This is a predicted structure of a 321-nucleotide RNA (Archaeal signal recognition particle RNA) from a Candidatus Bathyarchaeia archaeon. It matches the Rfam family "Archaeal signal recognition particle RNA". The family's RNA type in Rfam is non-coding RNA gene. The coordinates come from a structure-prediction model, not an experiment, and the mean pLDDT is 78. A source record names the gene ffs.
[in-house]
RNA sequence: CGGUGGUGAGGGAUCGGGGAGCCAGCCGUUCCCUGUAACCCGAAAUCGGCUAUACGCGGGGAUCCGUUAACCAUAUUGGAAGGGAUCCUAGGAUGUCGAAUGCCUAUUCCACCGACGAAGACCCCCUGCCCCACUGGGCUUGCGGCGAGGUGGCGCCUCUUGAAGGGGAGACGUUAGCCUCCUUAUCAUCGAACCCGGCGAGGCUCGGAAGAGAGCAGUCGUAAGGUGUACGUGGAGCGCUGGUGGGAUCCCAGGGGUGAGGAGGUGGUUUAGAAACAGCGAUGUUCCAAAGAUUCCAACCGCUGUGGGAUGUCACCACCG
Numbered sequence: 001c002g003g004u005g006g007u008g009a010g011g012g013a014u015c016g017g018g019g020a021g022c023c024a025g026c027c028g029u030u031c032c033c034u035g036u037a038a039c040c041c042g043a044a045a046u047c048g049g050c051u052a053u054a055c056g057c058g059g060g061g062a063u064c065c066g067u068u069a070a071c072c073a074u075a076u077u078g079g080a081a082g083g084g085a086u087c088c089u090a091g092g093a094u095g096u097c098g099a100a101u102g103c104c105u106a107u108u109c110c111a112c113c114g115a116c117g118a119a120g121a122c123c124c125c126c127u128g129c130c131c132c133a134c135u136g137g138g139c140u141u142g143c144g145g146c147g148a149g150g151u152g153g154c155g156c157c158u159c160u161u162g163a164a165g166g167g168g169a170g171a172c173g174u175u176a177g178c179c180u181c182c183u184u185a186u187c188a189u190c191g192a193a194c195c196c197g198g199c200g201a202g203g204c205u206c207g208g209a210a211g212a213g214a215g216c217a218g219u220c221g222u223a224a225g226g227u228g229u230a231c232g233u234g235g236a237g238c239g240c241u242g243g244u245g246g247g248a249u250c251c252c253a254g255g256g257g258u259g260a261g262g263a264g265g266u267g268g269u270u271u272a273g274a275a276a277c278a279g280c281g282a283u284g285u286u287c288c289a290a291a292g293a294u295u296c297c298a299a300c301c302g303c304u305g306u307g308g309g310a311u312g313u314c315a316c317c318a319c320c321g
Stems, first nucleotide, its partner, number of pairs: 001321009011065005016034005024051005039060004071308005077302003082297006091287008101278002104273003109268005116261001123257006130247008138238004142233003147181005152175004157170005187228004196221004204213003
């Protein structure tokens, strides 16, 4: 000086882990689960110690360590908080079928009840109300308006006469005026400015005058037509009202006969029916707890193996070279 073995010190590491809870967050006392050869004492939920350098604090103790541990990765294996799936089951919902307990309809009997009833129960008869046919009345409405003769008027024609306006005679046609008769067919009223008629002041025309003519206004009477009254009419209608006969007859009403019950409710009961609802039985489908069974996954923890892996140690003793 180097190597081997040992001792001591220093340094590093271990003496559990996970979840919940609390917290701004990290640990701990607390609760739950789990593991190891593996700590002791003290305080700590109106909390104890801390700050991402947080991964407990205070006081003690044991063990391991230089290629070992802590630690990282990986493999096997054991356990396992927790989670999922399936099955079963009480129970829920619902469908179908069945019977028929409640309920419902009717009914037998009993009890009770309060009404109605000799101002007449139940029942019977007649009538009305209802329907049909026939036949009256009323109301509303549609339709309708005979015919002849005479007279007068109007229109036109012929003959005749006069100095004018005009006069006289005859025939034809028409008529809505008037009279008479007939017919079932009647009255009232309005109604033409002009091309309905009568009368026709004034004025106009003819005329010597007398008088006459056409004719405005106005008025009277009428046509077509209108309004209304009566009348006629196997024309029509009417939520109008009678009669006769027939039919139908539950309710309701009126009248008559008879003469004492008839009807209702509640409770029970008998018999029968119905089956919607509730209940019952069976069965199907579906939902589905707790517990149980089966199965799968698995945070996380431990053992073992393999690989990696140090904050650069110091001192002493013994032996070997």